[in-house]
Annotation:
A computed fold for a 518-nucleotide part of an RNA from an uncultured bacterium, annotated as small-subunit ribosomal RNA, 5' domain. Its mean pLDDT, the model's own confidence on a scale to 100, is 86.
Context: one part of a larger RNA
């Protein structure tokens, strides 16, 4: 000098764009953050319309009826409501950095050892049956959370049967190819496995197989902090055979066999740490760093476990154990902000319990639409960067006042007053968007930005320094005191170094100090 997620002191007009718990991965009141589909399904609720049956008031009556109020029991249609079965989504999005020195990350390869819901392309299908379980009803346990028994019922829920172009598995064969374990193609024999319908008639779905796309899994080379005041480490350990497990390779797991394997090119142990694109600095080499944004990883109160599923060993799912908090009728239950706000606590220190789904994106749905603290915005903070303003021109009797003085003056100083203007920002009034797409409709931001008019210099300057380094000097006070100080050093009676004043210098809505990095 630069830089900062900064903090502190003094000061503080406006706007734009960014940015804001670096500490306790401490504990959390409250609200919200993941739902959706009635075009898969049965039942229910009230509403509207319509309709069938029963009842049959007042009125009229030729006493036969006409007529139909009211009430009750149904049917149909329409949209709606909140539970249930079922489907898809809750594995994304959002947070945090605890752990991790590791194939975790980065980079370059490999899988002849793999998976892939939704999406795209192609081929072939969808025949015929069955039995349940919720909801519901009845009974019943419990303070509650939540259940138990009996009975009824639907489906795109569940289970057999049929079918098999293509596919899987087993067996052996031929051809081609590969560095290899082998791969591919062809034909053969045996054997195995599917399906679901709905419809507003436009469609939307279902099953199998092949290919694609996307996303993932695994393996390898190289790189990735410091300690030897850590030198030996290792028993599923290293390898083999076989069996198992997995989507898949593999001691991944197991049985048996062998005795290996790693290590001064630093094993093991203990310390520290998420990694990277990048960021800061520097002429570069390098050093430091990993906030915001993007990629990957890990975690979700602590530890363990699996279930479901295309995908999890799952932040707002389940089970067990621990600590903690809450409810309890003491028998037993409920909970997890490292989501967005917000609270306590810790700390030098870090914001609103805001608005909207209008846009972008995501989930569900055929759609309308619903949900979305993702996101878009607004609020707060000079925390940072950038821009603008606090007036412009004229104005010498060089006024008054202040300071100083050798008492002549000098300086503050064109500074002020005064004159002439301007209107950025601000204030008031009026108009008023883009962002909205495809004809219309649809804007949280927002009556915002912006434009026009009016008014009036009115409302808007501080901070630090002035001995040298280092730009800027005098007076008074103080008297090795009080104090200053980054270094050298000032102060003991003439202090340009302390304190105050005047003046001056620097920067400026900031200025200075402190911390950290180069």
């Nucleotide at each position: 000098g630069g830089a900062u997620g900064a903090a502190c002191g003094c000061u503080g007009g406006c706007g734009g764009c960014g940015u804001g718990c670096u500490u306790a991965a401490c504990a959390c009141a409250u609200g919200c953050a993941a739902g959706u589909c009635g075009a898969a399904c049965g039942a229910g609720g009230g509403a509207u319309u319509u309709u069938g049956g029963a009842u049959g008031a007042g009125a009229c009556u030729u006493c036969g009826g006409u007529g139909g109020a009211u009430u009750c029991c149904g049917g149909a249609a329409u949209a709606c409501c909140g539970a249930g079965u079922g489907g898809c989504g809750g594995a994304c999005g959002g947070g945090u950095g605890a752990g991790u020195a590791a194939c975790g990350c980065g980079u370059g390869g490999g899988c002849a050892a793999c998976c892939u819901g939704c999406c795209c392309u192609g081929u072939a299908c969808a025949g015929g049956g069955g039995g349940a379980c919720a909801a519901c009803a009845g009974c019943u346990g419990g303070a509650a959370a939540c259940g138990g028994c009996u009975g009824c019922u639907a489906a795109u829920a569940c289970c057999g049967c049929a079918u098999a172009a293509g596919c899987g598995c087993a067996c052996g064969g031929u051809a081609u190819c590969g560095c290899a374990u082998g791969a591919u193609a062809c034909a053969g024999u045996g054997u195995g496995a599917a399906a679901a319908a709905c419809u507003c008639c436009g469609g939307u779905g279902g099953u199998a197989c092949a290919g694609g796309a996307u996303g993932g899994g695994c393996c390898c080379g190289c790189g990735u902090u410091g300690g030897a005041u850590u030198a030996g480490g290792u028993a599923g350990u290293u390898g083999g055979u076989g069996a198992g497990a997995u989507a898949a390779c593999a001691g991944c797991c197991c049985a048996c066999c062998a005795a290996g394997c790693c290590g001064a090119c630093g094993a093991u142990c203990g310390g520290u740490a998420g990694c990277c694109g990048g960021a800061c600095u520097g002429a570069g080499a390098g050093g430091u760093u990993g906030a915001u944004c993007g990629g990957c990883c890990a975690c979700a109160u602590u530890g363990g476990g699996a279930c479901u599923g295309a995908g999890a060993c799952a932040c707002g799912g389940c089970c067990c154990a621990g600590a903690c908090u809450c409810c309890u009728a003491c028998g037993g239950g409920a909970g997890g902000c490292a989501g967005c706000a917000g609270u306590g606590g810790g700390g030098g220190a870090u914001a609103u319990u805001g608005c909207a789904c209008a846009a972008u994106g995501g989930g569900g749905g055929a759609a309308a639409c619903c949900c979305u603290g993702a996101u878009g915005c607004a609020g707060c903070g000079a925390c940072g960067c950038c821009g603008c303003g606090u007036g412009a021109g004229g104005g010498a009797a060089g006024a008054c006042g202040g300071u100083u003085u050798u008492c002549g003056g000098a300086u503050u100083g064109u500074a002020a007053a005064c004159c002439u203007c301007u209107g950025u920002c601000u204030u008031u009034g009026g108009g008023g968007a883009c962002g909205a797409a495809a004809a219309a409709a649809u804007g949280a931001c927002g009556g915002u930005a912006c434009c026009c008019a009016a008014g009036g210099a009115g409302g808007a300057a501080g901070c630090c320094a002035c001995g040298g380094c280092u730009a800027a000097c005098u007076a008074c006070g103080u008297g090795c005191c009080a104090g200053c100080a980054g270094c050298c050093g000032c102060g003991g009676u003439a202090a340009u170094a302390c304190g105050u004043a005047g003046g001056u210098g620097g920067c400026a809505a900031g200025c200075g100090u402190u911390g950290c990095c180069c």